[in-house]
Context: one part of a larger RNA
RNA sequence: CACUCUCUAAGGAACUCGGCAAAAUAGCCCCGUAACUUCGGGAGAAGGGGUGCCUAUUCACAAAGGGUGUCACAGUGACCAGGCUCGGGCGACUGUUUACCAAAAACACAGGUCUCCGAAAAGUCAUAAGACAAUGUACGGGGGUUGACGCCUGCCCACUGAUGGAAGGUCAAGAAAGUUGGUGACCUGAUGACAUGGGAGCCAGCGAUCGAAGCCCUGGUGAACGACGGUCUUAACUAUUACGGUCCUAAGGUAGCGAAAUUCUUUUCAGGUAAGUUUUGACCCGCACGAAAGGCGUAACGAUCUGGGCACUGUAUCGGAGAAAGGCUCA
Repeated sequence: CACUCUCUAAGGAACUCGGCAAAAUAGCCCCGUAACUUCGGGAGAAGGGGUGCCUAUUCACAAAGGGUGUCACAGUGACCAGGCUCGGGCGACUGUUUACCAAAAACACAGGUCUCCGAAAAGUCAUAAGACAAUGUACGGGGGUUGACGCCUGCCCACUGAUGGAAGGUCAAGAAAGUUGGUGACCUGAUGACAUGGGAGCCAGCGAUCGAAGCCCUGGUGAACGACGGUCUUAACUAUUACGGUCCUAAGGUAGCGAAAUUCUUUUCAGGUAAGUUUUGACCCGCACGAAAGGCGUAACGAUCUGGGCACUGUAUCGGAGAAAGGCUCA
């Protein structure tokens, strides 16, 4: 000197982003225990008391001495061994996760709901055979979404989806009456060269007409993708606008909540402090909440986040003393 520890006057968080770290609490027995609550909890709530034995002295009391009863689960001197409390946010809970910087409010979850699937099921893997689903059968299986519980879940089907629709429009391959062209066995003119005419078949083009789904069309559908206005006046101070006009829209945000994990402006008011960009309760001009990408509550739970308080302390005022093993210096 740094590391790991022990102690520290006085006050006790003045430290700091923040009580981080440390201290304090601690076992067992008895008493006692609030709000709230899903009546199970909360709860070890909190808060008190006890936890003996030697010797001497003092004080007090009647004892001393002897005997009897009782508990042994429990009579913490070491080791071991909860700090507590009042609010708020989020997530119901136990659980899971970024092996090696994140354990959470993320994931999962029971429950809710939508949707597909009648069995050779839907769905998934595979070129296929085949396999899983499942040695299961709708009280089952797959997919999406929300996430215990309580109270609820508004309006819009114009767009985009998925879905219903024996009509109508459009419409492919293919089929096809026919028609056009090429080639052309063969026949005729003749007996041959060759020419004219006819011509089955084959090839190619066009083709009335028939022709599925899709699209168009037409319904419903939001716990499907999603969306949920502007402006101008108006009440006997002012302000405000229940009321009225007008434009646009598929419809113009309902209940609840609200400067919020969302509010830019340190909004304003109130509580807490001597003093509070945090915090709690309100207000509502919601820059830019909002109802299963759920809304609002909620007991219990949480190595969660956040604000107070008690206890406690070397966190700090501000340092000091000491110990062990190291390093260094000297011998």
The part of an RNA shown here (large-subunit ribosomal RNA, domain IV) has 331 nucleotides and comes from Solanum pimpinellifolium. The organism belongs to Solanum subgen. Lycopersicon, within Eukaryota. The coordinates come from a structure-prediction model, not an experiment, and the mean pLDDT is 81. Rfam family: Bacterial large subunit ribosomal RNA.